Predicted 3D model of a 474-nucleotide part of an RNA (small-subunit ribosomal RNA, 3' major domain) from an uncultured prokaryote. Rfam family: Bacterial small subunit ribosomal RNA.
Context: one part of a larger RNA
């Protein structure tokens, strides 16, 4: 200088408090650790691994295992020698890869070329190894206020100073102040979204007035509204009061919006030899009739256990049944499919429109009106098994959703012990999308309904930030 302290001061975080709703207890998904196994392919291990690489393991995927097959090989391509046509046809053996005889056959200047095999070399290949040989990308202290440089001064020097000090901010943010003066890399601001408002524009979107009207913005028309997407503008402590020296605080006007409005994107120097050699990429090292390459299966789906993540649930703020409203986002052509019919249902038959603000997915559901049920292991609750089926797809045994009927387990709110949230937040509720043929999604990542309580304050746990102090630590 730094680290460190069960030293002090200051000050901040859903850190504790204050609430609210969880987890751990049931059962089922799912990852993971054991343990099984021919093989359960590999990585990830505290936060910061454990619904994580996988935003889709039946075959491909697949990288593992039995096994059957090729060795210049699946792909690319040099050089030298050599042989002949390879493809394609159909047969035969096979699980498939292949492999066996059979037929058929390019141009040509007759020297070859072209394709295509052998060999013989150069060399392919490798998800083998090392993330502690690397790059790039990533997580993490943390969106916390930090980290440094020039000249300059101060010090033998290592170093200080500036950055400390008073204030004051969400902030090294501003302000005073001083051996400092100034700067860069961050903060904040410029970017996207959202809430107001103008104006342009008016289809596919509205639809007030005026008409037709099969009552449905359907239709004529409008061009206000609503919205849809370009473009202005709107907030700046601007104005007023009070406090202060200023910076700034504190109230209040006025306003769709007050003091960074909300949210996001965006992550200083630098830690962890943090992650990844298995997206890619690459040094070194290992294979070369195999640690390379095809093929079919079979594994990755195992199950005494033991954790982590999430979903149903344990009722009456509820179950079930008929009526009946109200969103947003987003997808569609290999695609989204609507009326109709068929089927208790999944679904099926058929196919109108629709490259889509036009047509469709699509019924949003929680609410709201009505009735039942009466506190029970029940009209809760749905595990588990039987049986019958529907899609997909070559194929649902191993091992996919789904549906109808029958069955009806455990579970009466959950020990020590934990998490998560401060507003449109939490709880609740459906809706959509990527992956994708189908789905083990209950995941993920958006959207959007309905919508709380609670914060007295900072002594305590937890992270952190300045200053200070002791240190036998570096």
């Nucleotide at each position: 200088u730094g680290a460190c302290g069960g030293g002090g001061g200051c000050c901040c975080g859903c850190a504790c408090a204050a609430g609210c709703g969880g987890u751990g207890g049931a059962g089922g998904a799912u990852g993971u650790g054991g343990u099984u196994u021919a093989a359960u392919u590999c990585g990830a291990c505290g936060c910061a691994a454990c619904g994580c690489g996988a935003a889709g393991a039946a075959c491909c995927u697949u990288a593992c295992c039995a096994g059957g097959g090729c060795u210049u090989a699946a792909a690319c391509c040099g050089c030298a020698g050599g042989g002949u046509a390879a493809a394609c046809c159909a047969u035969c053996u096979g699980a498939a890869a292949a492999g066996a005889g059979g037929g058929c056959u390019g141009c040509u200047u007759c020297g070859g070329c072209a394709a295509u095999c052998c060999u013989g070399u150069a060399g392919a290949g490798g998800u083998g190894c090392u993330g502690c040989a690397u790059g790039g990308c990533u997580g993490u202290c943390g969106u916390c206020a930090g980290c440094u440089c020039g000249u300059g001064u101060c010090g033998u020097g290592a170093g200080a100073u500036g950055u400390u000090g008073g204030g004051u901010u969400a902030a090294g943010u501003c302000c005073c102040g001083c051996a400092a003066c100034g700067a860069g890399c961050g903060c904040a601001a410029c970017c996207c979204u959202u809430g107001u408002u103008c104006u342009u524009a008016g289809u596919u979107a509205c639809c007030a007035g005026c008409a037709u009207u099969u009552c449905g913005g359907a239709u004529g028309g409008g061009g206000a509204c609503u919205c849809u997407a370009g473009g202005a503008g709107g907030a700046c402590u601007g104005c007023c009061g009070u406090c202060g020296u200023a910076a700034g605080g504190c109230g209040g006007a006025g306003g769709a919006a007050g003091g960074u409005g909300g949210g996001g994107a965006c992550g200083a120097c630098g830690u962890c030899a943090a992650g990844u050699c298995a997206u890619c990429a690459u040094g070194g090292c290992c294979u070369u009739u195999a640690u390379g390459c095809c093929c079919a299966g079979g594994g990755u789906g195992u199950c005494a256990c033991a954790c982590g993540u999430g979903c149903u649930a344990c009722a009456a703020u509820g179950g079930c049944g008929g009526c009946u409203a109200c969103a947003g986002a987003g997808c569609g052509a290999c695609g989204c499919a609507a009326g109709a019919c068929c089927g208790c249902g999944a679904g099926g038959u058929g196919g109108a429109g629709c490259a889509a603000a036009u047509c469709g997915c699509a019924g949003a559901a929680a609410g709201g009106c009505c009735g039942c049920c009466c506190c029970a292991g029940u009209u809760c609750g749905g595990a588990u098994u039987g049986g019958a089926g529907u899609c997909u797809g070559c194929a649902a045994u191993u091992c996919g959703a789904c549906u109808c009927c029958a069955u009806g387990a455990a579970g009466u709110u959950g020990g020590a012990a934990u998490c998560g949230c401060u507003a449109g937040u939490a709880a609740u509720c459906g809706c959509g999308u990527a992956u994708c043929a189908g789905c083990c999604a209950c995941g993920a990542c958006g959207c959007g309904g309905u919508g709380a309580a609670u914060a007295u304050g900072u002594u305590c746990c937890u992270g952190a930030g300045c200053c200070u102090u002791g240190u036998a630590c570096a």
Its mean pLDDT, the model's own confidence on a scale to 100, is 83.